[in-house]
RNA sequence: AUCUUAUCCAGAGAGACGGAGGGGUCUGGCCCUAUGAUGUCCGGCAACCUGCAUGAUGAUGCAAGGUGCUAAUUCCAGCAAAAUGGAUUCCAUUUUGGCAGAUAAGGU
Numbered sequence: 001a002u003c004u005u006a007u008c009c010a011g012a013g014a015g016a017c018g019g020a021g022g023g024g025u026c027u028g029g030c031c032c033u034a035u036g037a038u039g040u041c042c043g044g045c046a047a048c049c050u051g052c053a054u055g056a057u058g059a060u061g062c063a064a065g066g067u068g069c070u071a072a073u074u075c076c077a078g079c080a081a082a083a084u085g086g087a088u089u090c091c092a093u094u095u096u097g098g099c100a101g102a103u104a105a106g107g108u
Stems, first nucleotide, its partner, number of pairs: 001108008013042001015041003021032003026078004043070003048066002050063005074100001079097008
């Protein structure tokens, strides 16, 4: 870098440092931010891999070694279909699927 599988509406500080933009990229929205954001450290959350116990290839419980996460559903939408409502080809809402992305584990 790429492929496969799984998950993505839960959870997580009124701390320290620092001092300007940030929410990954594009478009359109909408937000956070000198009442100090983003970031770093500490703290915390969770339990994918892992360890242990029961058990038997499922599963349940405990721990927290490797990761991960710690504003807002992955902040929302972007493509397609269906339903409903209004209107001429259109618009709005909802649902489902898809695209893209993130994380974990494994393969090349």